[in-house]
RNA sequence: GAAUCAUCCAGAGUGGCUGAGGGAUCAGGCCCGAAGAAGCCACGGCAACCGGUUUUUGGUCCGGCGCAAGCCGGCUCGGAAACGUCGAGGUGCCAAUUCCUGCCCGGUGAAUGCUGGGGAAGAUGAGAU
Numbered sequence: 001g002a003a004u005c006a007u008c009c010a011g012a013g014u015g016g017c018u019g020a021g022g023g024a025u026c027a028g029g030c031c032c033g034a035a036g037a038a039g040c041c042a043c044g045g046c047a048a049c050c051g052g053u054u055u056u057u058g059g060u061c062c063g064g065c066g067c068a069a070g071c072c073g074g075c076u077c078g079g080a081a082a083c084g085u086c087g088a089g090g091u092g093c094c095a096a097u098u099c100c101u102g103c104c105c106g107g108u109g110a111a112u113g114c115u116g117g118g119g120a121a122g123a124u125g126a127g128a129u
Stems, first nucleotide, its partner, number of pairs: 004126005013043005021032003026102004044094003049090002051086001052083008061074005098121001103118006
């Protein structure tokens, strides 16, 4: 970088350096910004994808007990739920729904409006490559 899968209407900012842009891209809109944008640094926070812990549940296998039905224990692989006081785990994130719309199919309407679903694009994570 490309592909796959999951999620994207919740949540969470102060200080320092710096100094004019920023909200991914293009277009339209609408916002943020000298009461300081983006970026970098420090500290703080949010969340719970991966990891962790606990409980519970199912399967294979092993061991023990039992006449048997079956019961108990262990390894391991999955499902579900809870926990962020999981005292320093791996990431991510901390204006506005991914700020909104753009393409397709509906509903409604006088309307270029309103609204539902899907898609595209993007972001983040995971496991592989």
Overview
A computed fold for a 129-nucleotide RNA from a Terriglobia bacterium, annotated as SAM riboswitch aptamer (S box leader). Taxonomically the source falls in Terriglobia (Bacteria, Pseudomonadati, Acidobacteriota). The sequence was found by an Rfam model in a public genome assembly.